[in-house]
Molecule: TPP riboswitch aptamer (THI element)
Organism: Nakamurella leprariae
RNA sequence: ACCCGCGACACGGGGUGCCCGGCCGAGGCGGCCGGGCUGAGAAAGACCCGUUGAACCUGAUCUAGUUCGUACUAGCGAAGGGAUGUCGCCAUGACGUCGC
Numbered sequence: 001a002c003c004c005g006c007g008a009c010a011c012g013g014g015g016u017g018c019c020c021g022g023c024c025g026a027g028g029c030g031g032c033c034g035g036g037c038u039g040a041g042a043a044a045g046a047c048c049c050g051u052u053g054a055a056c057c058u059g060a061u062c063u064a065g066u067u068c069g070u071a072c073u074a075g076c077g078a079a080g081g082g083a084u085g086u087c088g089c090c091a092u093g094a095c096g097u098c099g100c
Stems, first nucleotide, its partner, number of pairs: 001097002005089006011050004017037009056081003062075004
């Protein structure tokens, strides 16, 4: 300076992938351990999200561009689903964002 939302509590929803190495089982896949990548989070009781709902799921082993890559951008998407109540604070500007 801008902004109408913000917070707490309780409850609930959600994902956990990809690459490399080792070991084991097994039979060409799976489990465990270690390392690496992206991410808020890659199983930690953390993180994100709860209808003002792109958290997350489906379509989807999707499409185009791009990349070492499943990282990145866009489309799909005015798509179909998806988990909430109470209290408190706030136009005397909180919280938050941006700039110095």